[in-house]
RNA sequence: GCCAACGUAGCUCAGCUGGUAGAGCAAUGCUUUCGUAAAGCAGAGGUCGUCGGUUCAAAUCCGACCGUUGGCU
Numbered sequence: 001g002c003c004a005a006c007g008u009a010g011c012u013c014a015g016c017u018g019g020u021a022g023a024g025c026a027a028u029g030c031u032u033u034c035g036u037a038a039a040g041c042a043g044a045g046g047u048c049g050u051c052g053g054u055u056c057a058a059a060u061c062c063g064a065c066c067g068u069u070g071g072c073u
Base pairs, nucleotide, nucleotide: 001072002071003070004069005068006067007066010025011024012023013022019056028042029041030040031039049065050064051063052062053061
């Protein structure tokens, strides 16, 4: 330099046949206990890497760029 995959909650990942974004773990609060842990319950937490385009509507489709990983040279 060229090619490919990936980028979504604090972490690991779903969701990618376009229709108001989810799970597990972690953290927080509550119940339980003399207390802690474990267990149960609840709520919170995200402008879906950035910018633009298409569309009534974009995490999802298209383009550019940024980053990570791998391959080729």

Notes
Model confidence (mean pLDDT): 82 of 100. The RNA shown here (transfer RNA) has 73 nucleotides and comes from a Candidatus Komeilibacteria bacterium. It matches the Rfam family "tRNA". Rfam describes the family as follows. Transfer RNA (tRNA) molecules are approximately 80 nucleotides in length.